[in-house]
RNA sequence: UUCUUAUCCAGAGAGGCUGAGGGAAUUGACCCAGUGAAGCCUCGGCAACAGACUCCCCUGUGAGCACUGUGCCAAUUUCAACAAGCUGCUUGCUUGAAAGAUAAGAA
Numbered sequence: 001u002u003c004u005u006a007u008c009c010a011g012a013g014a015g016g017c018u019g020a021g022g023g024a025a026u027u028g029a030c031c032c033a034g035u036g037a038a039g040c041c042u043c044g045g046c047a048a049c050a051g052a053c054u055c056c057c058c059u060g061u062g063a064g065c066a067c068u069g070u071g072c073c074a075a076u077u078u079c080a081a082c083a084a085g086c087u088g089c090u091u092g093c094u095u096g097a098a099a100g101a102u103a104a105g106a107a
Stems, first nucleotide, its partner, number of pairs: 001107008013043005021032003026081004044073003049069003053064003056060001077099001082096005
């Protein structure tokens, strides 16, 4: 990098360095940001994907734990874009797809 599977309306921030952008990319909207964005570091936290461990109506799409490997800590993956349906007059809603993120496995 590609493929497969699963999940994505829940949850969880302080400090230091630094200094202007950021919310993946494109377009549009809407937000965050010198009362300090992004990035890096420290500490803290959330969650429970995989491993370890414990339990059982005993081996499973189970329950727990949080030791290990990741991940994450504004807003639903911020919202829309493509398709179908409903609504009804340019809006809104639902479902799915696409794209993306994360984990595990494979090449």
The RNA shown here (SAM riboswitch aptamer (S box leader)) has 107 nucleotides and comes from Fictibacillus solisalsi. Its mean pLDDT, the model's own confidence on a scale to 100, is 83. It was read from a public genome assembly, where an Rfam model found it. The organism belongs to Fictibacillus, within Bacteria.